This is a predicted structure of a 76-nucleotide RNA (transfer RNA) from Parcubacteria group bacterium SW_4_49_11. It matches the Rfam family "tRNA". By type it is a transfer RNA. Rfam describes the family as follows. Transfer RNA (tRNA) molecules are approximately 80 nucleotides in length. Rfam links the family to the GO term triplet codon-amino acid adaptor activity. RNAcentral holds the sequence, with entries from ENA. The prediction has a mean pLDDT of 80.
This record gives sequence, structure tokens and C1' cells, in this order.
RNA sequence: GCCGACGUAGCUCAGCCGGUAGAGCGCACCCAUGGUAAGGGUGAGGUCGUCGGUUCGAUUCCGGCCGUCGGCUCCC
Repeated sequence: GCCGACGUAGCUCAGCCGGUAGAGCGCACCCAUGGUAAGGGUGAGGUCGUCGGUUCGAUUCCGGCCGUCGGCUCCC
């Protein structure tokens, strides 16, 4: 330098035929217990990497950029 995959909650990830964003763990509170742990319930937490484009409407499609990971190349 070239190619590919990925970027969504604090962490690990789902959502990819475009239509109001989810799970598990963690966190807060409650129930329960003589008291813990385990268990059950409720809740908070997201400008979906960023900037544009298409569209009535974009996490989803298209393009640029940034970041992470992997691969290739440096030769007659």
C1' cells in the first nucleotide's frame, strides 16, 4: 500500500426482507430469611463509531473518514 470482517447498555452479544432498540451478566430498590448466599419481582442505563447520501421513514441500504482484528504484497 491492497483486501476482508467487525464497531449496538458498564461487559459479552442478538437484531442484516428498512417501520417506536433487546437478552444474559453487572448495577439500584423491593420480596423472602433470625441473618447471609441462592432464588423471585421492579427499575435505571443507548444521539446503534463518525460525517454525508437514498427514502415518507435508516441500527438496517450506499459512500467518505476513524478505530479494532485478520490476511496479502515488497518481484523475473